[in-house]
RNA sequence: GUCGGUCCCCCUGGUGACGAAGCCCUGUGAACCCGGUCAGGUCCGGAAGGAAGCAGCCGUAGCAGACGCUUCGGGUGCUGGGGUGCGGCUGGCUCG
Numbered sequence: 001g002u003c004g005g006u007c008c009c010c011c012u013g014g015u016g017a018c019g020a021a022g023c024c025c026u027g028u029g030a031a032c033c034c035g036g037u038c039a040g041g042u043c044c045g046g047a048a049g050g051a052a053g054c055a056g057c058c059g060u061a062g063c064a065g066a067c068g069c070u071u072c073g074g075g076u077g078c079u080g081g082g083g084u085g086c087g088g089c090u091g092g093c094u095c096g
Base pairs, nucleotide, nucleotide: 001093002092003091004090005089006088007087008085009083010082011081012080013079014078015077016076018073019072020071021070022069023068025065026064027063028062034059035058036057037056042051043050044049
């Protein structure tokens, strides 16, 4: 000088774990101050009928939870590819 190996660094792909958010599902869910429907009872009415509305029932906000799916994240595990990074170590060959 040249050709390689390996490590580190940088870029990038795959996959997994973890975390966050969302979706789905399940449960719970406002004592009145959430919604709907409102038995009984109450009120108005001569009546027909009407009004508010407790319990119950059905839901909602919220809360909790497991599997799954989607998206996102990085001082994340494994793995593939790339790098002109004037990087470290090392080997071969060659020149003086």